RNA sequence: UGCGGUUCAUCAGGAGAGAGCCAGCCCGGGCUUGCAGGCACGCACUGCAGCCCGCCCAGCGGCCGCCGAAGGCGCAGGCCCACCGCCGAACGCUCAGGCAAAAGGACUGAUGCAGCGCU
Repeated sequence: UGCGGUUCAUCAGGAGAGAGCCAGCCCGGGCUUGCAGGCACGCACUGCAGCCCGCCCAGCGGCCGCCGAAGGCGCAGGCCCACCGCCGAACGCUCAGGCAAAAGGACUGAUGCAGCGCU
C1' cells in the first nucleotide's frame, strides 16, 4: 500500500400480527335537583355531588384473539477422548416487546475512525 474480519458511529433499506371489545378511572358537554362559596341580592358565576349523552388516536385499568426480526429462555448443532465448561441459529417458547401512523426492529448495503490478521 492492498485485501479480509471485528466493535462503534452515520446514512439507506427492512417483515409479521385486531385502528379488537368494555366506559370502570380520566376527559368534554348537558340537566336543573341539591350543597358550599361569590355577590351587582337578579342570578346569566365558580366548585362539588347526582343523573344523562359523547369520547377508547393517545393516558390508566379489565377481557379475549394474534405476531416474532430488540432483548431473554430452551433445544438442535459445534468445540472437548469424555465430563465440566464455552459458543449457540432466521428452530422452539412467547417472559418481555409488538399488532393504523410514528417509534422500535434481527438482518443487508454504503461510508468513516480505531484496532486485529495476511501481504